[in-house]
RNA sequence: GGACACAUAGCUCAGUUGGUUAGAGCGUACGGUUCACAUCCGUAAGGUCACAGGUUCAAAUCCUGUUGUGUCCA
Numbered sequence: 001g002g003a004c005a006c007a008u009a010g011c012u013c014a015g016u017u018g019g020u021u022a023g024a025g026c027g028u029a030c031g032g033u034u035c036a037c038a039u040c041c042g043u044a045a046g047g048u049c050a051c052a053g054g055u056u057c058a059a060a061u062c063c064u065g066u067u068g069u070g071u072c073c074a
Base pairs, nucleotide, nucleotide: 001073002072003071004070005069006068007067010026011025012024013023019057028044029043030042031041032040050066051065052064053063054062
């Protein structure tokens, strides 16, 4: 220098051919349970879907560019 893949909650990830409120597990906070802790049960908070632009009535999803990470080639 070139090719490909990936970027969604604190972490690991899902998200169907673009459509009805963006989700799960773990973690965190609170409550119940316990003498207390853990386990277990319940509730809650937490998101610019990497960034910018475009297409569309409508974009996490499609297109373009940028950034970052990984793999491969030279």
This is a predicted structure of a 74-nucleotide RNA (transfer RNA) from a bacterium. The same sequence occurs in records of 2 taxa. Rfam family: tRNA. The prediction has a mean pLDDT of 80. The RNAcentral record of the sequence draws on ENA.